Description
Transfer RNA from a Deltaproteobacteria bacterium, 77 nucleotides, folded computationally. The prediction has a mean pLDDT of 81. Rfam family: tRNA. Gene Ontology term of the family: triplet codon-amino acid adaptor activity. The source organism's lineage runs through Bacteria, Pseudomonadati, Myxococcota and Myxococcia.
C1' cells in the first nucleotide's frame, strides 16, 4: 500500500437491501403486589442513528469524502 466488515439509548443489538412516526431486551425512574426486599404486572424518562457534505418532497436507508475499530492480502526485516 490494497480490498472487506462494523459504528443506532447506559449495555448487547434490529430496523437499512425494497428512503416514509426510531425499536427490543437487559438496565434505570414511579406505582401495584410484600412485614420488607425479590419476583411478576402496569407506565415513564433517556437518541440530533460515528462526523462533514449531496441526491430527493422526504434519509438510520441511498451517494461522496473523512474518523475509529476489526478481518484478509501484499511490501519490508
Nucleotide at each position: 500500500c490494497g480490498g472487506g466488515a462494523a459504528a443506532u439509548a447506559g449495555c448487547a443489538c434490529a430496523g437499512c437491501c425494497u428512503g416514509g412516526u426510531a425499536g427490543u431486551g437487559c438496565g434505570c425512574g414511579a406505582g401495584c403486589u410484600u412485614u420488607g426486599g425479590g419476583u411478576g404486572c402496569u407506565c415513564g424518562a433517556g437518541g440530533u442513528c460515528g462526523g462533514c457534505g449531496g441526491u430527493u418532497c422526504g434519509a438510520a436507508u441511498c451517494c461522496g469524502c473523512c474518523u475509529u475499530u476489526c478481518c484478509c492480502g501484499a511490501c519490508u526485516a